[in-house]
RNA sequence: AUGAUGGUAAUGGGAGAGAUUACUGCCGAGCAGUAACGCCGAAGGAGUAAGCCCGGACCCGGGUGAAUCUCUCAGGCAAAAGGACGAUUACCGGACG
Numbered sequence: 001a002u003g004a005u006g007g008u009a010a011u012g013g014g015a016g017a018g019a020u021u022a023c024u025g026c027c028g029a030g031c032a033g034u035a036a037c038g039c040c041g042a043a044g045g046a047g048u049a050a051g052c053c054c055g056g057a058c059c060c061g062g063g064u065g066a067a068u069c070u071c072u073c074a075g076g077c078a079a080a081a082g083g084a085c086g087a088u089u090a091c092c093g094g095a096c097g
Base pairs, nucleotide, nucleotide: 006092007091008090009089010088011087013085018037020036021035022034023033024032025031026030038077039076040075044073045071046070047069051064052063053062054061055060056059
């Protein structure tokens, strides 16, 4: 300083998929637990393409390696809550110039 990337707080936005079935507990309502089957991806987690590195030796092996991609461990499948991500405001910070 017409202050990048980033961080913190507040506000508002924010998708998908079972109010599944059986049993149990609580007087009931409704909720919770267990089991079974089905499903979702946007908390978290795991996997990896190019590239890079190493080894053999000329295309193989190993390591490293991103995502809203893939998986579905975890989580979720009425509402509420949660929610990646992005927006606005304030503050912190100080890259390039």
Molecule: Glycine riboswitch aptamer
Organism: Paenibacillus rhizosphaerae